[in-house]
RNA sequence: GUCCUCGUGGCGCAAUGGAUAGCGCGUUCGACUUCUAAUCGAAAGGUUGUGGGUUCGAAUCCCACCGGGGACU
Numbered sequence: 001g002u003c004c005u006c007g008u009g010g011c012g013c014a015a016u017g018g019a020u021a022g023c024g025c026g027u028u029c030g031a032c033u034u035c036u037a038a039u040c041g042a043a044a045g046g047u048u049g050u051g052g053g054u055u056c057g058a059a060u061c062c063c064a065c066c067g068g069g070g071a072c073u
Base pairs, nucleotide, nucleotide: 001072002071003070004069005068006067007066010025011024012023013022018056027043028042029041030040031039049065050064051063052062053061
């Protein structure tokens, strides 16, 4: 330098054009327990890496850039 791949709550991941973006762990509160742990219930926490574009509608498709990983030269 060229190409491929990934970027989504604190962490690990889903959602492959139809929308109130979910799941597990974690956090907080409550129930249970003599207390803790375990278990059960609930809640908070995301402007989906950034900026544009396409579309009635974008996490999803296109372009550029930023960052991680990889291949080739």
Predicted 3D model of a 73-nucleotide RNA (transfer RNA) from a Flavobacteriaceae bacterium.
It matches the Rfam family "tRNA". Rfam classes the family as a transfer RNA.
Lineage of the source: Bacteria > Pseudomonadati > Bacteroidota > Flavobacteriia > Flavobacteriaceae.
The sequence was found in a public genome assembly.